Model confidence (mean pLDDT): 82 of 100. A computed fold for a 75-nucleotide RNA from Candidatus Iainarchaeum sp., annotated as transfer RNA. Its Rfam family is "tRNA". The family's RNA type in Rfam is transfer RNA.
[in-house]
RNA sequence: GGACGCGUGGCUCAGUCUGGCUAGAGCAUUCCGCUGAUAACGGAAAGAUCGGCGGUUCAAAUCCGCCCGUGUCCA
Repeated sequence: GGACGCGUGGCUCAGUCUGGCUAGAGCAUUCCGCUGAUAACGGAAAGAUCGGCGGUUCAAAUCCGCCCGUGUCCA
C1' cells in the first nucleotide's frame, strides 16, 4: 500500500442482508420483596440518539461516500 471483517448501555451480544413498532437481551449497578443473615430466587428502576462527518430518502443503527479505531490475510 491492497482485500475482507468488526465498532450498538460499565461488560458481552442481538437487530443491519429485506430502511419504518418507543433500539432489545444477559451480566453488572441501585431500590424493594423473600431470609435470623448472606447467597440464590422474584419484582422494579436508571443507563446507548448505534465510532465520526457528509449524502440519499417522507423516514437511516440499517443504504452510499470519506475518515478514525481494531482484527485477520496479501504484498